[in-house]
Context: one part of a larger RNA
RNA sequence: CUGGGCGUAAAGGGCGUGUAGGCGGACUGACAAGUUAGAGGUGAAAGCCCCGGGCUCAACCUGGGAACUGCCUUUAAAACUGUUGGUCUAGAAUCCGGGAGGGGAGUGUGGAAUUCCUAGUGUAGAGGUGAAAUUCGUAGAUAUUAGGAAGAACACCGGUGGCGAAGGCGACACUCUGGACCGGUAUUGACGCUGAGGCGCGAAAGCGUGGGGAGCAAACAGGAUUAGAUACCCUGGUAGUCCACGCCGUAAACGAUGUCUGCUAGCCGCUGGGGUACUUAGUACUUCGGUGGCGCCGCUAACGCAUUAAGCAGACCGCCUGGGGAGUACGGUCGCAAGAUUAAAACUC
Numbered sequence: 001c002u003g004g005g006c007g008u009a010a011a012g013g014g015c016g017u018g019u020a021g022g023c024g025g026a027c028u029g030a031c032a033a034g035u036u037a038g039a040g041g042u043g044a045a046a047g048c049c050c051c052g053g054g055c056u057c058a059a060c061c062u063g064g065g066a067a068c069u070g071c072c073u074u075u076a077a078a079a080c081u082g083u084u085g086g087u088c089u090a091g092a093a094u095c096c097g098g099g100a101g102g103g104g105a106g107u108g109u110g111g112a113a114u115u116c117c118u119a120g121u122g123u124a125g126a127g128g129u130g131a132a133a134u135u136c137g138u139a140g141a142u143a144u145u146a147g148g149a150a151g152a153a154c155a156c157c158g159g160u161g162g163c164g165a166a167g168g169c170g171a172c173a174c175u176c177u178g179g180a181c182c183g184g185u186a187u188u189g190a191c192g193c194u195g196a197g198g199c200g201c202g203a204a205a206g207c208g209u210g211g212g213g214a215g216c217a218a219a220c221a222g223g224a225u226u227a228g229a230u231a232c233c234c235u236g237g238u239a240g241u242c243c244a245c246g247c248c249g250u251a252a253a254c255g256a257u258g259u260c261u262g263c264u265a266g267c268c269g270c271u272g273g274g275g276u277a278c279u280u281a282g283u284a285c286u287u288c289g290g291u292g293g294c295g296c297c298g299c300u301a302a303c304g305c306a307u308u309a310a311g312c313a314g315a316c317c318g319c320c321u322g323g324g325g326a327g328u329a330c331g332g333u334c335g336c337a338a339g340a341u342u343a344a345a346a347c348u349c
Stems, first nucleotide, its partner, number of pairs: 004320003007303002012317001014201004021194003025088007033081002035077008049065006091191001092188003095184004103177007110154001114150008125136002162169002206247006215241002220236004258316006266294013298305002322349003331342004
């Protein structure tokens, strides 16, 4: 390479956007590049293969044929692919009318709780645990009342519920703003799908500069436990957690399941719209979009999946190829660093 694969055995890129490329709806005209057929030329000889001949056979030599699956020229065909012209509306997009939403950004506001401060009441304990101790407290703690300050997070609602491409998003109000959905079929007329590179986004931790710091809490200290206890438990406690700006670019970034399209039994929920009918609190039926449970056919090694496929097919991308060595070394790129990314071999079983 061919082939076989990627939910759990090795294997789906963390997610999007998009360049090149690959692939691409219906009808029709033209062309004839691909394609198909015929003819001609060429495809050296030897060799291989087939049928003969010559050395007593064979190797070997020799005659003929076939083959040389290719290339070029020419004639013809026009279904398919392609190129080009025209037309269309089922894909796609736009427009109009609606309603849903923790989608994003900024500004402001609120209450509960926590800690601290001040003052009052009040007195000997409080705290903590399996039990304790470290710790706090007669310099008045804990408890309780009033007032004040600060930072962070938003109980109930809350839900196999919603939104977002993913990461993720949850008090309330306002401002700015993205996407999806339903209905109308008004407009454009294939404008589409995928996407190597590229670009952007990307939890937590970590890094830089400047703020902030209530609670929590790596490190650290002490008290316990224990044979020991560099832990689990307890008392403290610094980075950090928070904000602004800039880096980092990784996760069991998971549905361990790439994106898009078509097709293939149903039943029961939840959620956002629309339609029809009726006795319009509403119910029933139906139709689009999403999100769950169960279950045929089919698939699967099994588990299971099953119109939200892991079924049946197509397009494009990514990835895998025994275990260890190793996601390591070296080199390159990126980064302030931590490190990330790309990525072997010897050797060994």
Small-subunit ribosomal RNA, central domain from an uncultured bacterium, 349 nucleotides, folded computationally.
Model confidence (mean pLDDT): 89 of 100.
The RNAcentral record of the full RNA draws on ENA.
Its Rfam family is "Bacterial small subunit ribosomal RNA".